[in-house]
Molecule: transfer RNA
Organism: Patescibacteria group bacterium
RNA sequence: GCCGGGGUGGCGGAACUGGUAGACGCGCCAGACUCAAAAUCUGGUGAGAUUUAUCUCUUGAGAGUUCGAGUCUCUCCCUCGGCA
Numbered sequence: 001g002c003c004g005g006g007g008u009g010g011c012g013g014a015a016c017u018g019g020u021a022g023a024c025g026c027g028c029c030a031g032a033c034u035c036a037a038a039a040u041c042u043g044g045u046g047a048g049a050u051u052u053a054u055c056u057c058u059u060g061a062g063a064g065u066u067c068g069a070g071u072c073u074c075u076c077c078c079u080c081g082g083c084a
Base pairs, nucleotide, nucleotide: 001083002082003081004080005079006078007077010026011025012024019067027045028044029043030042031041032040046057047056048055049054050053060076061075062074063073064072
């Protein structure tokens, strides 16, 4: 230099026909249990705002297509593999 895979919460990892983003697991927080802890069980857990129940934002960065983009297109960044 060329070809291909990947980048989503604190972490791993789903969402593959473009149609509610974040399932599931880990971690964390609270509670139950315990003398206490571990294990186990239950609930909660992206960010911001606020009237606390709603709104807005959020998929590496930017742009485009579309009523609608994590998903399609283009440029760039990072990373893994192959070829030279």